[in-house]
RNA sequence: UAAGUAAGUCAGAUGAUCGCUGAAGUAAUUCAGAGGAAAGUCCGGACACCAUAGGGCAGGGUGCUGGCUAACGGCCAGUGAAGGUGACUUUAAGGAUAGUGCCACAGAAAAUAUACCGCCGGUUUUUCCGGUAAGGGUGCAACGGUGCGGUAAGAGCGCACCAGUGCUUAGGCGACUAAGCUGCUAGGUAAACCCCACUUGGUGCAAGACCUGAUAGAGAGGCGUAUGGGGCUGCCCGUCCCGCUUCCGGGUAGGUCGCUAGAGGUAGAAGGUAACUUUUAUCCCAGAUAGAUGAUCGUCUGAAACAGAAUCCGGCUUAUAGACUUAGUUAAUUU
Numbered sequence: 001u002a003a004g005u006a007a008g009u010c011a012g013a014u015g016a017u018c019g020c021u022g023a024a025g026u027a028a029u030u031c032a033g034a035g036g037a038a039a040g041u042c043c044g045g046a047c048a049c050c051a052u053a054g055g056g057c058a059g060g061g062u063g064c065u066g067g068c069u070a071a072c073g074g075c076c077a078g079u080g081a082a083g084g085u086g087a088c089u090u091u092a093a094g095g096a097u098a099g100u101g102c103c104a105c106a107g108a109a110a111a112u113a114u115a116c117c118g119c120c121g122g123u124u125u126u127u128c129c130g131g132u133a134a135g136g137g138u139g140c141a142a143c144g145g146u147g148c149g150g151u152a153a154g155a156g157c158g159c160a161c162c163a164g165u166g167c168u169u170a171g172g173c174g175a176c177u178a179a180g181c182u183g184c185u186a187g188g189u190a191a192a193c194c195c196c197a198c199u200u201g202g203u204g205c206a207a208g209a210c211c212u213g214a215u216a217g218a219g220a221g222g223c224g225u226a227u228g229g230g231g232c233u234g235c236c237c238g239u240c241c242c243g244c245u246u247c248c249g250g251g252u253a254g255g256u257c258g259c260u261a262g263a264g265g266u267a268g269a270a271g272g273u274a275a276c277u278u279u280u281a282u283c284c285c286a287g288a289u290a291g292a293u294g295a296u297c298g299u300c301u302g303a304a305a306c307a308g309a310a311u312c313c314g315g316c317u318u319a320u321a322g323a324c325u326u327a328g329u330u331a332a333u334u335u
Stems, first nucleotide, its partner, number of pairs: 001331003005327006012300007020033005035306001039317002042315005047204004054237004059200005064078005079093001080091004094195002099193002101189003116136002118132005144162006163185001166181006208257004217248001219247005228242005264283008
């Protein structure tokens, strides 16, 4: 200097005038006022009701190990595998000896494996019989691979070096790693069904609570009446209440709360590799409801992308103009 990797910051600032929403105030006025994703609604919760409060089954979710957290399918640190020269990235990563299923076509044969060509031996050349799976062919994959010996020809038949499986020792909390030994060994697939381990009520702020006010129910039916009916997602137990339900007609459709002081923000200290935890100090930072921040002028280079809260919080995923910071990697050159 170039290329690439990982993490992070900003998302215009400032002054004036008018305007909009909320809080405080008798008033003048003062203070505050959309995001890094507010988006998607994909996960997890807080909270509310079912409900007085539970258990089991089914069903669902997760799936290497150890930690963090209110919790999670999240985060941190590791291990295995794959990719990359590398910094690093990705991971749907338990079990195929509990069982079932599948591996098209080709091929002799895809598992209770087999012999198409070939090799060897016998035999009446033909033919037939026996041995063989080393060589060839088919295929993603064919009774582990390469080499030597041996054999009628061959084969882990024996040996050497490897792969895999099993056992032992050492290290590690663990996933696992390293070394040694062993017999000679059908595979793959569980983002197929399944098994195993852990975990799991439902509905949702249009949840729900309260106030005001008004009207019209002698309306018409169905099921059932305690051996019954109904509620608690599906089923059972259990428990609670005594009805459940269809049609016609009428009133209200307004207001208040929920609604923002929190698993909160910022700064410091201690512990921890880290995620994070403990502690000290300090701050209050939108609460609309046909739905609030817009316009003008001046200065700074001068404004751009994705884009606007609706109960709240912790994550993940997606979209994104431009500028900047820190720490690694590779290549070339110079010292």
This is a predicted structure of a 335-nucleotide RNA (Bacterial RNase P class A) from a Clostridia bacterium. Its Rfam family is "Bacterial RNase P class A". The family's RNA type in Rfam is ribozyme. It was read from a public genome assembly, where an Rfam model found it. The model forms 97% of the base pairs in the Rfam consensus.